[in-house]
Molecule: transfer RNA
Organism: Nitrospinota bacterium
RNA sequence: GUGGGUGUAGCUCAGUGGUUAGAGCGCCGGGUUGUGGCCCCGGAGGUCGGGGGUUCAAAUCCCCUCACUCACC
Numbered sequence: 001g002u003g004g005g006u007g008u009a010g011c012u013c014a015g016u017g018g019u020u021a022g023a024g025c026g027c028c029g030g031g032u033u034g035u036g037g038c039c040c041c042g043g044a045g046g047u048c049g050g051g052g053g054u055u056c057a058a059a060u061c062c063c064c065u066c067a068c069u070c071a072c073c
Base pairs, nucleotide, nucleotide: 001072002071003070004069005068006067007066010025011024012023013022018056027043028042029041030040031039049065050064051063052062053061
C1' cells in the first nucleotide's frame, strides 16, 4: 500500500430498521448470618469509537474517518 474482521455499561458479550438498548460478572443499598461468604430482592452506571448521509424511524443500511487486529504485498 491492498483486502477483510472488531469497536455497545467498569470487564466479557447479545441485540442485523420499529415498545424504554439488554444479559452475566463487577459496583452500591437492603434481606439472610454471631461476622463474612454463598443465596434472595432492589438500584446506579450507555450521547452504541467519531463525523456525515438514506429513512416516517438507524446500535443496525451507505460514505468518510480513528483505534485495534488478520491476511497479502